[in-house]
């Protein structure tokens, strides 16, 4: 570093609706109709590949539009 699970990112409610997934139709190319707003990031684990070898101490950033709340700080 693919993948597969498990949790962390504060909890909510609305709407839109791309990717992915169903589902019809099509010879294909795709279309329509459904569903959708953790499909992002970090850690654990399993597990393959690859590479590397002192150790310790601290810390996360996002996530359409929109309301509402929790928590912490600040000003009036």
């Nucleotide at each position: 570093c693919a993948g597969g699970u498990c949790g962390a990112g504060g909890g909510g409610c609305g709407c839109u609706g791309c990717g992915a997934c169903g589902g019809a139709c099509g010879a294909g190319a795709g279309u329509c109709c459904g569903c959708c707003a953790c499909g992002c990031u970090c850690g654990g684990c399993c597990g393959g590949u690859u590479c590397c070898a002192c150790u310790c101490c601290g810390c996360a950033a996002g996530g359409g539009c929109g309301c509402c709340u929790c928590c912490c700080g600040a000003c009036a």
The RNA shown here (SAH (S-adenosyl-L-homocysteine) riboswitch aptamer) has 76 nucleotides and comes from Longispora fulva.
The model forms 100% of the base pairs in the Rfam consensus.
RNAcentral holds the sequence, with entries from Rfam.
Rfam family: SAH (S-adenosyl-L-homocysteine) riboswitch aptamer. Rfam 15.1 lists 1,354 matches to the family in 1,132 species.